[in-house]
Context: one part of a larger RNA
Molecule: small-subunit ribosomal RNA, central domain
Organism: Acanthophora spicifera
RNA sequence: UUUGGUCUAAAAAAUCUGUAGGUGGUUUAAAUAGGUUGAUAGUUAGAAGCUUUUCUCUCAAGGAAAAAGAAAUUAUCAAAACCAUUAAACUUUGAGUUAAAGAGGGGAAAAUAGAAUUCCUAGGGUACGAUUGAAAUUGGUAAAUACUAGGAGGAAUUACAGAGGCGAAGGCGAUUUUCUGGCUUUAACUGACACUGGAGGAUGAAAGCAUGGGCAGUAAUCGGGAUUAGAGACCCCAGUAAAUCCAUGCCGUAAAAGAUGUAUGUUCGUCUUUUGGUGGACUUCUUGGAGUUCAUUGGGAGACUAAGCGAAGGCGUUAAACAUACUACCUGGGGAGUACGGUCGCAAGGCUGAAACUC
Numbered sequence: 001u002u003u004g005g006u007c008u009a010a011a012a013a014a015u016c017u018g019u020a021g022g023u024g025g026u027u028u029a030a031a032u033a034g035g036u037u038g039a040u041a042g043u044u045a046g047a048a049g050c051u052u053u054u055c056u057c058u059c060a061a062g063g064a065a066a067a068a069g070a071a072a073u074u075a076u077c078a079a080a081a082c083c084a085u086u087a088a089a090c091u092u093u094g095a096g097u098u099a100a101a102g103a104g105g106g107g108a109a110a111a112u113a114g115a116a117u118u119c120c121u122a123g124g125g126u127a128c129g130a131u132u133g134a135a136a137u138u139g140g141u142a143a144a145u146a147c148u149a150g151g152a153g154g155a156a157u158u159a160c161a162g163a164g165g166c167g168a169a170g171g172c173g174a175u176u177u178u179c180u181g182g183c184u185u186u187a188a189c190u191g192a193c194a195c196u197g198g199a200g201g202a203u204g205a206a207a208g209c210a211u212g213g214g215c216a217g218u219a220a221u222c223g224g225g226a227u228u229a230g231a232g233a234c235c236c237c238a239g240u241a242a243a244u245c246c247a248u249g250c251c252g253u254a255a256a257a258g259a260u261g262u263a264u265g266u267u268c269g270u271c272u273u274u275u276g277g278u279g280g281a282c283u284u285c286u287u288g289g290a291g292u293u294c295a296u297u298g299g300g301a302g303a304c305u306a307a308g309c310g311a312a313g314g315c316g317u318u319a320a321a322c323a324u325a326c327u328a329c330c331u332g333g334g335g336a337g338u339a340c341g342g343u344c345g346c347a348a349g350g351c352u353g354a355a356a357c358u359c
Stems, first nucleotide, its partner, number of pairs: 004330003007313002012327001014203004021196003025090006034083002036079009050069001051067006094193001095190008106180007113157001118152006128139002165172002208250006217244002223237003261326006269304017308315002332359003341352004
């Protein structure tokens, strides 16, 4: 318990889609009187409370008194602007479709590449290598490390790389091909087809689970060496058919964060950056392209700031400003995200979610 709040104090579901529901662009006409507005008459026990005035505790919060009114609600009457309803229109600004251009680590599958690590084989070569704060465990005369040549296999893609790009979020970075989603600009077309969204559905890092494959490097567990009072740790050595990788199926959670729900509109500026359009100037040569630059106009990504907001930190046209629509959530700390019940899961556990008691 509301004219309150949700970046950081309690609180925006991880993200999207979407049924019901709620809300809804511009214009005209019609009918009704549901909402709405007004008038009259009631009712809501009284009191309190709200509003106004007065008194009072030195003031104040507080306390006391008086007076009408407001509020809610019912009936009747009236109004017809707005909302709602019905019908029609909109060469239109929201939304969508198509076409022409354009950017991109968006997604899926297949193929390929070059560095590096490890291992194997061979060569020549000889005593150390590796590690640390310092060491030791440890590898090496059964020939290591370093160097050269050949081979095997797995995983990851240096520089470019950016305050940069794409994606709903999670996330995405070698190259090529195929398939495929979204986005931007301009034009034409459709003509409100829209926004949000309980339920439902889809996606969802890492770890984990199931079955099968794979295992180079890294590496929980395990085992040693140090450190230390002890060391179950930090450091070092070694290392698992745990995992990381692949396929298929589960799991459904993260400080899943911008700790900031989605959509729409309105509100000074400066600077940077990315990607389009239009117009100009210059350079270049193949003469219609390429490059540089200026102005203007769209879409993103950032820095600083005016107004405004905020408890402050700060936010500030990518709002935490000013407004509208819809959804979700919060209500002292602990007990507790626990118990019980339900439901989902192979399990681990997830979702939902109290109370006693206590301060």